This is a predicted structure of a 349-nucleotide part of an RNA (small-subunit ribosomal RNA, central domain) from an uncultured bacterium. The RNAcentral record of the full RNA draws on Greengenes. Rfam family: Bacterial small subunit ribosomal RNA.

[in-house]
Context: one part of a larger RNA
Order: sequence, then structure tokens, then C1' cells
RNA sequence: UUGGGCGUAAAGAGCGCGUAGGCGGGACAAUAAGUCUGUCUUAAAAGAGCGGGGCUCAACCCCGUUAUGGGAUAGAAACUGAUGUUCUUGAGUACCGGAGAGGAAAGUGGAAUUCCCAGUGUAGCGGUGAAAUGCGUAGAUAUUGGGAGGAACACCAGUGGCGAAGGCGACUUUCUGGACGGUGUCUGACGCUGAGGCGCGAAAGCCAGGGAAGUGAACGGGAUUAGAUACCCCGGUAAUCCUGGCCGUAAACGAUGGGUACUAGGUGUAGAGGGUAUCGACCCCUUCUGUGCCGGAGUUAACGCAAUAAGUACCCCGCCUGGGGAGUACGGCCGCAAGGUUGAAACUC
Repeated sequence: UUGGGCGUAAAGAGCGCGUAGGCGGGACAAUAAGUCUGUCUUAAAAGAGCGGGGCUCAACCCCGUUAUGGGAUAGAAACUGAUGUUCUUGAGUACCGGAGAGGAAAGUGGAAUUCCCAGUGUAGCGGUGAAAUGCGUAGAUAUUGGGAGGAACACCAGUGGCGAAGGCGACUUUCUGGACGGUGUCUGACGCUGAGGCGCGAAAGCCAGGGAAGUGAACGGGAUUAGAUACCCCGGUAAUCCUGGCCGUAAACGAUGGGUACUAGGUGUAGAGGGUAUCGACCCCUUCUGUGCCGGAGUUAACGCAAUAAGUACCCCGCCUGGGGAGUACGGCCGCAAGGUUGAAACUC
């Protein structure tokens, strides 16, 4: 490379937006670039395929012809393309409607921890398997009242909701994104994917400035132990929080890329709609969207998956190709650094 693959064996980029490119709905007309057919021409010979022939056969050799590539010309018009007209189901749009921890900013609240002040009160408290370090007669712990400050939001809470992913949970207001249901207004294929590119991206970490209650790497002490650079206990710095700027990685997981179509059912749950029934709510039937469980065909090495597919197909992207060496070295790019990204080989089994 031809292939075969990517839930768990190697392999889906952490996620989105989107450029080039690839691919792309129904009808009609005309075109003839691709495509197909004929003829001619050209591609030295040899070689290859087919048909003959010569060495006793074969290898080998000889003759004819063809395939394949390029060009010219005459045609065909189903499919693809380019062109024109048109359609509405894909896509978008308009109007109506409800749901939501979707995002950003400002403000507010209560419980609890800690600290400060004051009252009551007295000898212990705390901690553990047991202790000790620690705190306490300079009055602790406990309890009552007042105050300060920071961080997180019990119950509600639900294989509940929202978001592309990371993620999002007290309340109110302002600004703002998306999805869904209904109607079927308008546009008329405007679509899907997406190499590069751009953006977002937990935690930790970095820079500058704030803040600091609790927790708490490092560190100190007490225990345990043969030792104990740990597990347990008492403290405790960075960090955790806020603002601005970097970093760009995770078991960033559904270990499952995105889109479209099709293919038995059953049962929960969330949002919206229709019908039956009804005074009304419930109940019952049903449509769409999401989210779970079970299960048939099918599939799978098995486990399992099974309309939220890992089934049946098509389109586009990413990735894999024995283990180690190694996600290392070197070089490039990015970064303040930490490092990230791209990414080998020798050698070895």
C1' cells in the first nucleotide's frame, strides 16, 4: 500500500464553531465534462493474455491477434457533473406556549465552624484501639447574650433537570444562549461532515494584587512499629476563595466521533400536545422530545449491545497495525516555568 479494524484485545481527537475539500432531497428540459459504444491512429522490439506453429515433449524459439495507456472522430443519454425552470418532505424562519442547578453580573439570607467582648460557672477539656503531644486556675471545656469574618449552601433531591464538553444546586433582580411542544406563515436544498484554523476546556500548577473561617500537600510534635520518611492524634505553610493573566492536561469515560434512514415488544420517569371521560382533578388511549430498566430478531471471541445499537446501510472526519525501548531522544512549535504538542531509531524478546 491493498485490506482488516477502533465498548473491554492496538485504536474515537476532551468538546465545539467553521475554511478548503469530500458527500448530498423530488420533478422537467436541454447539454455531453465524467461514463458507455463503434471506427481510425499512436504507444520500437521483447514481455503478458488468446490462437496457431518449430525443436521427439517441455523449458526455449517463431507467427498472428488482443488486452492496457494516450490522441482523433462518430454516436448513446440511464447515472454523476455543469446549466435553466420548478417543488416542499431536509434545513432555516415566523407566531403561540410551558419546563430547566444553561451562562454572566449585582444584591440579599439562614444554619454551622472559628475568633473577639461580656455574664454564669469550676477543674478539667480534648483526643484514641489505648494513649500522649496539645488547651486550661493568667479561669479553659460547657452554657447565655452581643459582635467580626470567610467559605459552603442541610431538607427539597429524584439512574430528576440543563449544557457541546469541562461542568452547573440557598434566594431575588438585570442581561443573555440553547433545546422542546403546537400552528404550518415565509424562504426554497440554503444541507451533512470537516484536513488546517479559531474558541471553550475539571483539578493541580504559575504570575500580579487582594482575602483567609474551616480544611489542609510540605513541615513540626505525639503515638504505633523491628523500623514507620505512613496509616491514628495535636498543630500547621502553600493551596483551597476573589479579580486579572497564563497553563491546556485527566480513568476529560458511555473507556462507544458526527449525521441520516430503516428494523418486534414491555415497563418507569421528565417536558409539551391531542382524544375519550368528567362539574373538576384523577384515570384511560395516543403523538413528539429527553432520560432509565428489561427483552426478541440481529450482532459479538465472549461479556454483552439491542430504536439512546455494539443491528442493517450510506456520507464525512479522527485513529490503530506485536511487546519492550518510549509517549523517551533529537528537531520544530507553544509556555514565565512546570511542562505540553508533534514524535523516531539502534538494540532486544